[in-house]
RNA sequence: GGGUGGUUAGCUCAGCGGCAGAGCAUCUCGUUUACACCGAGGGGGUCAACAGUUCAAUCCUGUUACCACCUA
Numbered sequence: 001g002g003g004u005g006g007u008u009a010g011c012u013c014a015g016c017g018g019c020a021g022a023g024c025a026u027c028u029c030g031u032u033u034a035c036a037c038c039g040a041g042g043g044g045g046u047c048a049a050c051a052g053u054u055c056a057a058u059c060c061u062g063u064u065a066c067c068a069c070c071u072a
Stems, first nucleotide, its partner, number of pairs: 001071007010024004018055001026042005048064005
């Protein structure tokens, strides 16, 4: 240099056109003498960036950035 895949909550990852979710973590309450476990509930996201297509984009297209792998 060329090619492929990835980028979504603090972390690990789903979601592949129609209200953005789970587990863990965190906070509150219950339980306990207290802590832990357990139970109930809550908060937390410019979906890497910019443009395009569409009535509608995390999802499709283009470019850029970063990461991993293959190849020269």

The RNA shown here (transfer RNA) has 72 nucleotides and comes from an Alphaproteobacteria bacterium. The RNAcentral record of the sequence draws on ENA. Its Rfam family is "tRNA". Rfam describes the family as follows. Transfer RNA (tRNA) molecules are approximately 80 nucleotides in length. Rfam classes the family as a transfer RNA. The prediction has a mean pLDDT of 82.